[in-house]
This is a predicted structure of a 477-nucleotide part of an RNA (small-subunit ribosomal RNA, 3' major domain) from a metagenome. Its mean pLDDT, the model's own confidence on a scale to 100, is 81.
Context: one part of a larger RNA
RNA sequence: UGACGGGGGCCCGCACAAGCGGUGGAGCAUGUGGUUUAAUUCGACUACGCGAAGAACCUUACCCAGGCUGGACAUGCAGGUAGUAGAAGGGUGAAAGCCCAACGAGGUAGCAAUACCAUCCUGCUCAGGUGCUGCAUGGCUGUCGUCAGCUCGUGCCGUGAGGUGUUGGGUUAAGUCCCGCAACGAGCGCAACCCCUGUCUUCAGUUACCAACGGGUCAUGCCGGGAACUCUGGAGAGACUGCCCAGGAGAACGGGGAGGAAGGUGGGGAUACGUCAAGUCAGCAUGGCCUUUAUGCCUGGGGCUACACACGUGCUACAAUGGCCGGUACAAAGCGCUGCAAACCCGUAAGGGGGAGCCAAUCGCAAAAAACCGGCCUCAGUUCAGAUUGAGGUCUGCAACUCGACCUCAUGAAGGCGGAAUCGCUAGUAAUCCCGGAUCAGCACGCCGGGGUGAAUACGUUCCCGGGCCUUGUACA
Numbered sequence: 001u002g003a004c005g006g007g008g009g010c011c012c013g014c015a016c017a018a019g020c021g022g023u024g025g026a027g028c029a030u031g032u033g034g035u036u037u038a039a040u041u042c043g044a045c046u047a048c049g050c051g052a053a054g055a056a057c058c059u060u061a062c063c064c065a066g067g068c069u070g071g072a073c074a075u076g077c078a079g080g081u082a083g084u085a086g087a088a089g090g091g092u093g094a095a096a097g098c099c100c101a102a103c104g105a106g107g108u109a110g111c112a113a114u115a116c117c118a119u120c121c122u123g124c125u126c127a128g129g130u131g132c133u134g135c136a137u138g139g140c141u142g143u144c145g146u147c148a149g150c151u152c153g154u155g156c157c158g159u160g161a162g163g164u165g166u167u168g169g170g171u172u173a174a175g176u177c178c179c180g181c182a183a184c185g186a187g188c189g190c191a192a193c194c195c196c197u198g199u200c201u202u203c204a205g206u207u208a209c210c211a212a213c214g215g216g217u218c219a220u221g222c223c224g225g226g227a228a229c230u231c232u233g234g235a236g237a238g239a240c241u242g243c244c245c246a247g248g249a250g251a252a253c254g255g256g257g258a259g260g261a262a263g264g265u266g267g268g269g270a271u272a273c274g275u276c277a278a279g280u281c282a283g284c285a286u287g288g289c290c291u292u293u294a295u296g297c298c299u300g301g302g303g304c305u306a307c308a309c310a311c312g313u314g315c316u317a318c319a320a321u322g323g324c325c326g327g328u329a330c331a332a333a334g335c336g337c338u339g340c341a342a343a344c345c346c347g348u349a350a351g352g353g354g355g356a357g358c359c360a361a362u363c364g365c366a367a368a369a370a371a372c373c374g375g376c377c378u379c380a381g382u383u384c385a386g387a388u389u390g391a392g393g394u395c396u397g398c399a400a401c402u403c404g405a406c407c408u409c410a411u412g413a414a415g416g417c418g419g420a421a422u423c424g425c426u427a428g429u430a431a432u433c434c435c436g437g438a439u440c441a442g443c444a445c446g447c448c449g450g451g452g453u454g455a456a457u458a459c460g461u462u463c464c465c466g467g468g469c470c471u472u473g474u475a476c477a
Stems, first nucleotide, its partner, number of pairs: 001477002003474003007471007015461002019425005026316008034307002042051002062302007071126001076124005086103001089100004106117004128291002131289003137285002139280003142276001144274001149188006155164003168179003194269004199237007209226002213224003240263001243257003247253001318418001322377006334365003339358002344353003384415001389410007431453007
């Protein structure tokens, strides 16, 4: 100087408390451990719906089997290259591969001979490796942590390590600001600049809008038209403790108030010096090592989907604030040309037929669902719950046996709100309800986004956890 303390002081954070909903019990989905296996590829353990924003083949790195050796791919050198390269077709085979083979070559210069190039073959320099080392590395990332810290120049103090500044008094979300001070300044952080959202003004007016006027329809901005409104999207205004009151040190700042769509950071998003020899050689790059008829390459099949178990994350429930049936409303954000697909017809349905329209504020996906109105059920393992299994189908795809999703009928399991323990959340939040997107042929209970409905509680900081500043002890560095 740090680190640590079941030392002290001050102060924060959904850290506790207050409150709401969960997890831990059940079934299923998914990841992991373990076990099993020819293989259940690999990594990650402050890992575990993580790398996977898509494992039937492919992917694929694993296993079994069949094959190929200058190789699936790159560069250069040397030699060769016409019935050659290639190749319809045939044989063998699961395919890859191997064998046979009708036919059968190019470009430039040149009249031509020919030369050179391309192609292919042979040899060589080599290719290839998801083989090892993240304890050789780059790059990128996580974590403490949006925490308020981490440093420098000069000066001063100390023999020195180092200190001071950065400590102190206040204050703040903040090393934020004020005051003081052997310090005076400065940098990276904080804040602001950026984006979204909330109010208003202005400009613009189609594909969006429809108040006034006219036309038309069973009906609809449907048409003429309009530029008010909604909306769209460009520019601007607006919030700064600016104003008032009292507090405070005539400070910073805290409290109250006015006006305002909005106040005191309005709400949300991008994260310092470093720590962990943290993570990644399997994104990529890369040193070294290893391999070279195989640790490379191609192909078929299997595996990554196994199952006595254990754990994490989720979904669905255990019902009446509910279930079922009928009717009837109201979104936002997205996506669409190898695409989205309407009307209509067929089918109980998944879906099929059909193909209008749309490169989309124009057309389509599209129905939003919870909600609301009416009816049934009356506390029961039930008209709760839907696992499992049987049968029949649909779709994608070369192909759904291992191993896809969906539909219909039948079957109806566990489950009576969950021990110890444990998680999230302070407001348009939690809870709850649907919608879209990426990946993608197909496949979503995961992920990323969108809107609808919309709470409860916070006395307080003693305690648990993590952190900041000052101080103290230390046999630790």